This is a predicted structure of a 74-nucleotide RNA (transfer RNA) from a Eubacteriales Family XIII. Incertae Sedis bacterium.
Lineage of the source: Bacteria > Bacillati > Clostridia > Peptostreptococcales > Anaerovoracaceae.
[in-house]
RNA sequence: GGGCUCAUAGCUCAGCUGGAUAGAGCAACGGUCUUCUAAACCGUGGGUCUGGGGUUCAAAUCCCUAUGGGCCCG
Numbered sequence: 001g002g003g004c005u006c007a008u009a010g011c012u013c014a015g016c017u018g019g020a021u022a023g024a025g026c027a028a029c030g031g032u033c034u035u036c037u038a039a040a041c042c043g044u045g046g047g048u049c050u051g052g053g054g055u056u057c058a059a060a061u062c063c064c065u066a067u068g069g070g071c072c073c074g
Stems, first nucleotide, its partner, number of pairs: 001073007010026004019057001028044005050066005
C1' cells in the first nucleotide's frame, strides 16, 4: 500500500429480508425473604446503535467517507 471483517447499555451479545416504544444475560441500585450474608424472587435506572454525510415517508439496518480493533496478502 491492497483486501476482508467488526464497532449497539458498565461487560458479553441479539436485532442487519428498512417499519410501529432499541432488547437479552451478567453487573449496578431498590425491595421481599433471612439473626446477618449469600442464594432465590420482584422491580428500577442506564444506550439518540463509533463520528460525519447521503438515499428514503421512514435508517442500528442500505450507500459513501473518516476513526479505531482484528485477520490476510504484498
Rfam family: tRNA. It is annotated as a transfer RNA.